[in-house]
RNA sequence: GCGCCCGUAGCUCAACGGUUAGAGCAGCGGUCUUAUAAGCCGCCGACUGCAAGGUUCAAAUCCUGCCGGGCGCA
Numbered sequence: 001g002c003g004c005c006c007g008u009a010g011c012u013c014a015a016c017g018g019u020u021a022g023a024g025c026a027g028c029g030g031u032c033u034u035a036u037a038a039g040c041c042g043c044c045g046a047c048u049g050c051a052a053g054g055u056u057c058a059a060a061u062c063c064u065g066c067c068g069g070g071c072g073c074a
Base pairs, nucleotide, nucleotide: 001073002072003071004070005069006068007067010025011024012023013022018057027043028042029041030040031039049066050065051064053063054062
């Protein structure tokens, strides 16, 4: 340099192009316990790597450019 894949919550992952982006773990509160852990109930948390780029009535999703990571080729 070229090709392919990935980038969404503190972490690991979901989400047919369709109407306030969900789950598990973590965190916080409650319940339970003599107490802690586990269990149970609830809460908090990302407008999706960036674009005042494009397509569309509508984009996390499709297209383009850039940035970062991984793999392969040279």

Description:
The RNA shown here (transfer RNA) has 74 nucleotides and comes from an Aggregatilineales bacterium. Its mean pLDDT, the model's own confidence on a scale to 100, is 82. The source organism's lineage runs through Bacteria, Bacillati, Chloroflexota, Anaerolineae and Aggregatilineales.